A computed fold for a 72-nucleotide RNA from Candidatus Woesearchaeota archaeon CG10_big_fil_rev_8_21_14_0_10_44_13, annotated as transfer RNA.
[in-house]
């Protein structure tokens, strides 16, 4: 330098163009003599970034940034 894949909550991970879920972690409460375990409820995301297409983009297209692998 070229090719492929990836980037979504603190961490991990899903998400066929129609207002983004799950698990762990976190907060409040229930339960206990007290913890742990268990249960109920809740908070937390400008979906890496800048454009484009579209009535509508996490999703499709392009540039850039970052990461992983391969080729030279």
């Nucleotide at each position: 330098g070229c090719c492929u894949c990836c980037g979504u909550a603190g961490c991990a991970u899903a998400g066929c163009g129609g207002u983004g879920g799950u698990g762990c972690a976190c907060g409040u409460c229930c339960u206990u003599g007290g913890u742990a375990a268990g249960g109920a409820c809740g908070a937390g995301g400008u979906c890496g970034u800048g454009g484009g297409u579209u009535c509508a983009a996490a999703u499709c297209c392009c540039g850039c940034c970052g990461g992983a692998g391969g080729c030279u």
Rfam family: tRNA. It is annotated as a transfer RNA. Its family is annotated with triplet codon-amino acid adaptor activity in the Gene Ontology.
The sequence is in RNAcentral, with records from ENA.